[in-house]
């Protein structure tokens, strides 16, 4: 500088036009002498950032940011 992967809650990680699962953590409560375990509710993501397509964008286009990889 060129080419591919990737960016989604506190982590993780699934969705591939029709408004985001599930896991862990956390919060409250049963349980228990306490605690863990377990159960039961509960939280919490405008989807890297601006733009454009469309009736409807995480999802498709376009730039740029960030992070790995590979070539020079």
């Nucleotide at each position: 500088u060129g080419c591919c992967c990737g960016g989604u809650g506190g982590c993780c990680a699934a969705g591939u036009g029709g408004u985001a699962a599930g896991g862990c953590g956390c919060c409250u409560g049963a349980u228990u002498c306490u605690g863990g375990a377990u159960c039961a509710g509960g939280u919490u993501a405008c989807c890297g950032u601006a733009g454009g397509u469309u009736c409807g964008a995480a999802u498709c286009c376009u730039a740029c940011c960030c992070g790995g990889g590979c070539a020079g």

Overview
The RNA shown here (transfer RNA) has 72 nucleotides and comes from an uncultured Candidatus Berkelbacteria bacterium. It was read from a public genome assembly. Its mean pLDDT, the model's own confidence on a scale to 100, is 81. Its Rfam family is "tRNA". By type it is a transfer RNA.